Source information: A computed fold for an 84-nucleotide RNA from an Actinomycetota bacterium, annotated as c-di-GMP-I riboswitch aptamer. Its mean pLDDT, the model's own confidence on a scale to 100, is 88. Of the family's consensus pairs, 90% are formed in the model. The sequence was found by an Rfam model in a public genome assembly.
[in-house]
RNA sequence: GGCCAGACACGGCACACCCACCGCAAGGUGGGGACGCAAAGCCAGGGGAGCGCGGACCAUUCCGCGGUCAGCCCAGCUGCCUCG
Repeated sequence: GGCCAGACACGGCACACCCACCGCAAGGUGGGGACGCAAAGCCAGGGGAGCGCGGACCAUUCCGCGGUCAGCCCAGCUGCCUCG
């Protein structure tokens, strides 16, 4: 230095919910707040979920287009520490 692993320590992030603002909505941003997280850092390539619009269909359901979700999973990139 690399890989595995996650005890200790320094720290880090921030679920639900609340407030304000943006958005038709999903949802996003900021503040508060912590359920949790060793990548809960980045990333929309693959899958999945959900929103809006349209179509088919008796309905369930299916198809198309455009947003969304990285704390749903895979892949890719990067990273602190070391009882081992």